[in-house]
Molecule: Bacterial large signal recognition particle RNA
Organism: Actinomycetota bacterium
RNA sequence: CCGUGCUAGGUGGGGAGGUAGCGGUGCCCUGCACCCGCAAUCCGCUAUAGCGGGACCGAAUCCCCACCUGAGGAGCGAGGCUGUGAGGCUAGCCGCCGGUAAGCGGCGCUGACGGCCAGGUCCCACGCAAUGAAAAUCCGCGAACCGGGUCAGGACCGGAAGGUAGCAGCUCUAAGCGGACCCUUUCAUGUGCCGUGGGGUGGCCUGGCCCGAGUUGGCUACCGGUGGGCACUCGGAACCUUGUCUUCGAUGGUGGGGGCGCACGG
Numbered sequence: 001c002c003g004u005g006c007u008a009g010g011u012g013g014g015g016a017g018g019u020a021g022c023g024g025u026g027c028c029c030u031g032c033a034c035c036c037g038c039a040a041u042c043c044g045c046u047a048u049a050g051c052g053g054g055a056c057c058g059a060a061u062c063c064c065c066a067c068c069u070g071a072g073g074a075g076c077g078a079g080g081c082u083g084u085g086a087g088g089c090u091a092g093c094c095g096c097c098g099g100u101a102a103g104c105g106g107c108g109c110u111g112a113c114g115g116c117c118a119g120g121u122c123c124c125a126c127g128c129a130a131u132g133a134a135a136a137u138c139c140g141c142g143a144a145c146c147g148g149g150u151c152a153g154g155a156c157c158g159g160a161a162g163g164u165a166g167c168a169g170c171u172c173u174a175a176g177c178g179g180a181c182c183c184u185u186u187c188a189u190g191u192g193c194c195g196u197g198g199g200g201u202g203g204c205c206u207g208g209c210c211c212g213a214g215u216u217g218g219c220u221a222c223c224g225g226u227g228g229g230c231a232c233u234c235g236g237a238a239c240c241u242u243g244u245c246u247u248c249g250a251u252g253g254u255g256g257g258g259g260c261g262c263a264c265g266g
Stems, first nucleotide, its partner, number of pairs: 001266006009057003012030004020046005034054005062258007072248004076243005082237001084235004092230002094227007102220003105216003114210008122199006128192002130189006137180005147172004155164003
């Protein structure tokens, strides 16, 4: 130096979370990224910190350290935006109530406010009217026999004259039914621009008389009260943006270091 067989080693790493801690399963980043079994009120371990089984490469640009780069994650701060809890109503906005009457209006010398009188509105009784019902009135229908009249035929009594009962038909009517009419009577009423009498008279309306200038509170303003939301104060949450901020950090780059073994044969 060559060949064969081994061994060390390698076949990924990281973030958050979780954990006493480490690693893994699940999530995320990076990207050349062996296989199977286990695992979230979890699985396996204990500072040499996944365990068990298998496969491949194999002393190879294998491993370690420092610096730079920096995907991405986490924390913190700031800003924005949207919900939310509490406070608060104090100065602002909105609604409601009460008061004042300064301004603008409305009504008012064709008489406001106030006072007096009468009437109405209200209640009771009666009347009238209206409406409805019933009765009465009028019209019509209305009885196989057990209603009336007349009763053909037929029947019965009689020697006859004559008489008796009487079906159908026709006609009349009772109970009852239907219609008309409101002329009459009775009863009733969620009825009435009605009348008479009585009561009441607070308010309102109408009218008359007296007096003689205010009255009202619509808008603005001011004062007081009250309610709710916003604004405001404090807290907390989700999302987005951002950072000479803090921290971890894959990948890549540079430099340095370690290692480059064992057996047999040629």